[in-house]
RNA sequence: GGCCCUGUAGCUCAAUUGGCAGAGCAGUUGACUCUUAAUCAAUAGGUUGUAGGUUCGAUCCCUACCAGGGUCA
Numbered sequence: 001g002g003c004c005c006u007g008u009a010g011c012u013c014a015a016u017u018g019g020c021a022g023a024g025c026a027g028u029u030g031a032c033u034c035u036u037a038a039u040c041a042a043u044a045g046g047u048u049g050u051a052g053g054u055u056c057g058a059u060c061c062c063u064a065c066c067a068g069g070g071u072c073a
Stems, first nucleotide, its partner, number of pairs: 001072007010025004019056001027043005049065005
């Protein structure tokens, strides 16, 4: 330098042929308990890597860039 894959909540990951962004763990609050842990209930948390484009509508399609990984030379 060429090609390919990945980027979504604090962490690990879903979300299919474009149509309301979710789960587990972690966090917060409450219940239970002499206390802690465990358990149960409730709750907060997201410019979907960045910038453009297409579209009535984009996590999803197109382009460029950024970061990480793989591969070829």
The RNA shown here (transfer RNA) has 73 nucleotides and comes from a Pseudomonadota bacterium. It matches the Rfam family "tRNA". Rfam classes the family as a transfer RNA. Rfam's curators write: Transfer RNA (tRNA) molecules are approximately 80 nucleotides in length.